[in-house]
């Protein structure tokens, strides 16, 4: 350098045009003399940036970053 895959909640991930979702975590509460543990309930997102397409983008397309995989030492 060239090709491919990835970036969405504190952490791992699903979501594949009609607009945010799971588990753990965290808080709160029932339960227990206390805590765990189970069980109910909450909060918690500029979906990497930046433009485009469309009535409408996390989703499609360009171009940046960041990150991994695999390829080339040939001229």
């Nucleotide at each position: 350098g060239c090709a491919c895959c990835c970036g969405u909640a504190g952490u791992u991930c699903a979501g594949c045009g009609g607009a945010a979702g799971a588990a753990c975590a965290u808080c709160g509460g029932u339960c227990u003399u206390c805590g765990g543990a189970a069980c109910c309930g909450a909060g918690g997102g500029u979906c990497a940036c930046a433009g485009g397409u469309u009535c409408g983008a996390a989703u499609c397309c360009u171009g940046u970053c960041g990150g991994g995989u695999g390829u080339a030492c040939c001229a």